[in-house]
RNA sequence: GGCUGCCGCGCGCCGAGUCUCUCACGUGCGCGUGGGAGAGCGGGGGACCCACAGAGUCCUCCUCAGGGGCGAAUCGCGGUCUGAUGACCGCGUAGCGCAUCGCGCGAGCCCGUCAGCUAACCCCGCAGGCACCGCAGAUGGGCUCC
Numbered sequence: 001g002g003c004u005g006c007c008g009c010g011c012g013c014c015g016a017g018u019c020u021c022u023c024a025c026g027u028g029c030g031c032g033u034g035g036g037a038g039a040g041c042g043g044g045g046g047a048c049c050c051a052c053a054g055a056g057u058c059c060u061c062c063u064c065a066g067g068g069g070c071g072a073a074u075c076g077c078g079g080u081c082u083g084a085u086g087a088c089c090g091c092g093u094a095g096c097g098c099a100u101c102g103c104g105c106g107a108g109c110c111c112g113u114c115a116g117c118u119a120a121c122c123c124c125g126c127a128g129g130c131a132c133c134g135c136a137g138a139u140g141g142g143c144u145c146c
Stems, first nucleotide, its partner, number of pairs: 012130003018039009040126006050116001054064003066114001067111004075092007095105004
């Protein structure tokens, strides 16, 4: 210094993202990674019925416009750069979180012309990121004197 056992004390957040069994590999032997199975949690697709039936006067023709999912993360106004497209920034806001009378978030990603609801049924996910505390290191600044 590490690991293990016992006792005492302490033990937060966002999120569905947890638990059990088994196999393989690795291992500091605590456990870690991956495959499989199950429980649980979460998401999507998917009938009858119901709902819907884009706009250009109705129909046809023609022209124009795609649509959807996860998530709290929608919507509005303004500004800067640009010839414009577009990019960036700011202030608010539906909504959301917490240690709540205050502080913070108000993103991002995916499907691919296709999906309303939806029983049976089918498919997918089970991550990631922080706070407090302790230790170590690096760097910057301030003051005084010479």
The RNA shown here (c-di-AMP riboswitch aptamer (ydaO/yuaA leader)) has 146 nucleotides and comes from an Actinomycetota bacterium. Its mean pLDDT, the model's own confidence on a scale to 100, is 76. The organism belongs to Actinomycetota, within Bacteria.